This is a predicted structure of a 481-nucleotide part of an RNA (small-subunit ribosomal RNA, 3' major domain) from an uncultured bacterium. The full RNA is in RNAcentral, with records from ENA and SILVA. The prediction has a mean pLDDT of 83. It matches the Rfam family "Bacterial small subunit ribosomal RNA". Rfam links the family to the GO terms structural constituent of ribosome and ribosome.

Context: one part of a larger RNA
RNA sequence: UGACGGGGACCCGCACAAGCGGUGGAGUAUGUGGCUUAAUUCGAUGCAACGCGAAGAACCUUACCCGGGCUUGACAUGCAUCCCUCAAGCGGUGAAAGCCGUGGAGUGUCGCAAGACACAGUUUGCACAGGUGCUGCAUGGCUGUCGUCAGCUCGUGUCGUGAGAUGUUGGGUUAAGUCCCGCAACGAGCGCAACCCCUAUGAUUAGUUGCCAGCGGGUAAAGCCGGGGACUCUAGUCAGACUGCCCAGAUCAACUGGGAGGAAGGUGGGGAUGACGUCAAGUCAGUAUGGCCCUUACGCCCGGGGCUGCACACGUACUACAAUGCUCAGUACAAUAUGAACCGAGACCGCGAGGUGGAGGAAAUCUGAAAAAGCUGGGCUCAGUUCGGAUUGCGGGCUGCAACUCGCCCGCAUGAAGUCGGAAUCGCUAGUAAUGGCGCAUCAGCAACGGCGCCGUGAAUACGUUCCCGGGUCUUGUACU
Numbered sequence: 001u002g003a004c005g006g007g008g009a010c011c012c013g014c015a016c017a018a019g020c021g022g023u024g025g026a027g028u029a030u031g032u033g034g035c036u037u038a039a040u041u042c043g044a045u046g047c048a049a050c051g052c053g054a055a056g057a058a059c060c061u062u063a064c065c066c067g068g069g070c071u072u073g074a075c076a077u078g079c080a081u082c083c084c085u086c087a088a089g090c091g092g093u094g095a096a097a098g099c100c101g102u103g104g105a106g107u108g109u110c111g112c113a114a115g116a117c118a119c120a121g122u123u124u125g126c127a128c129a130g131g132u133g134c135u136g137c138a139u140g141g142c143u144g145u146c147g148u149c150a151g152c153u154c155g156u157g158u159c160g161u162g163a164g165a166u167g168u169u170g171g172g173u174u175a176a177g178u179c180c181c182g183c184a185a186c187g188a189g190c191g192c193a194a195c196c197c198c199u200a201u202g203a204u205u206a207g208u209u210g211c212c213a214g215c216g217g218g219u220a221a222a223g224c225c226g227g228g229g230a231c232u233c234u235a236g237u238c239a240g241a242c243u244g245c246c247c248a249g250a251u252c253a254a255c256u257g258g259g260a261g262g263a264a265g266g267u268g269g270g271g272a273u274g275a276c277g278u279c280a281a282g283u284c285a286g287u288a289u290g291g292c293c294c295u296u297a298c299g300c301c302c303g304g305g306g307c308u309g310c311a312c313a314c315g316u317a318c319u320a321c322a323a324u325g326c327u328c329a330g331u332a333c334a335a336u337a338u339g340a341a342c343c344g345a346g347a348c349c350g351c352g353a354g355g356u357g358g359a360g361g362a363a364a365u366c367u368g369a370a371a372a373a374g375c376u377g378g379g380c381u382c383a384g385u386u387c388g389g390a391u392u393g394c395g396g397g398c399u400g401c402a403a404c405u406c407g408c409c410c411g412c413a414u415g416a417a418g419u420c421g422g423a424a425u426c427g428c429u430a431g432u433a434a435u436g437g438c439g440c441a442u443c444a445g446c447a448a449c450g451g452c453g454c455c456g457u458g459a460a461u462a463c464g465u466u467c468c469c470g471g472g473u474c475u476u477g478u479a480c481u
Base pairs, nucleotide, nucleotide: 002480003478004477005476007475008474009473010472011471012470013469015465016464019428020427021426022425023424026319027318028317029316030315031314032313033312034310035309042053043052064305065304066303067302068301069300070299073128077127078126079125080124083121089102090101091100092099093098106119107118108117109116110115130294131293133292134291135290139288141283142282143281144279146277151190152189153188154187155186156185157166158165159164170181171180172179196271197270198269199268201239202238203237204236205235206234207233211228212227215226216225217224242265245259246258247257248256249255321421325380326379327378328377329376330375331374339366342361343360347356348355349354387418392413393412394411395410396409397408398407434457435456436455437454438453439452440451
């Protein structure tokens, strides 16, 4: 100087407290451990691994296992060689890959042609290819984490023999090393904040595919048509918020409390943005890459299997246990985003999944599209039930070469556990929690209940900082550095 303390002082954070809803019990989905296995490929392991890499494991993927094959190779470059035997096609064998046989093609230059040369291709040989083989403790790059915490440093000067100190400490204040005052310091850099994006208000410009107030036409209905730019909206530009104004407190400083005006008030709300560094943190399996190792195999191709295995244990979720509910009928209101090997309307068939068909749409035009919770009315009356839906049987639909291992969906039947969950433990401070549906990526299909977004309905509580956890500043002790 740091680090540490079951030392002290001050301060902060859904850290506790105050509340609301969960997890831990049940069933299922999913990940992991373990066990099993020919293989159940590999990695991730306190917070910060465990719906994680994986934004899609039937084949493929695929890295694993068994079996069948190939050896300059599935892929690149170069040298030599062989020729037109080599390609497509056809035949045999085979599960396929492969192997064997047949077959005999192309481009350019020169040339009337024959042909020659070059390219492409093949054979053979050689350099080499190839490796998801090892090492993340040899690395780059990227990432997690402390932590969006307020810190981390430098130049010059000064002090100290020196390590070093000062500045950065002190008094206030702030979300903030934010700012003010003071001070042997004076300045500066990386961080904070601001500049960027979305959102909340208004103005203006522009009105098509969007809109429809007024005018006219028109329909069973409909911005459907003429038209219009008012409104909504779209998307460019600008305005607006700065403690600017008032009061009070304060060193008449920073600032704090209250108020006015305002759509918005003191960082308005959200996002992007992550300092010096820590964890030899994670990743050689995304890619790159040093070293080591394999080279008729640790490379490559193919068929089948496995990654889905099940006594068990844990994590994360979904669905419930019901009446603030379930069910039937009627009826209302969104936003984000998507569509060409795609989205697919109306119509018809089917109880349904779906099928036939194909209008329109490379889209503010057409489609998906029904939003659901909600509201209105009827039924159920506290029961393992008209709750709950696991499991199983049968029959079907779709995708795909193919749903046995191992897909999703529909109908009928079946109707399990479960009556609110021990110790313990998690999230959340406002359009948040809770709750309801909708969209997208991946994708032939889908094990999505996951992930990422969107809108609807919409709370309760915070006295306070003693305690638990994490962090910041100063100080103190130390036999540690």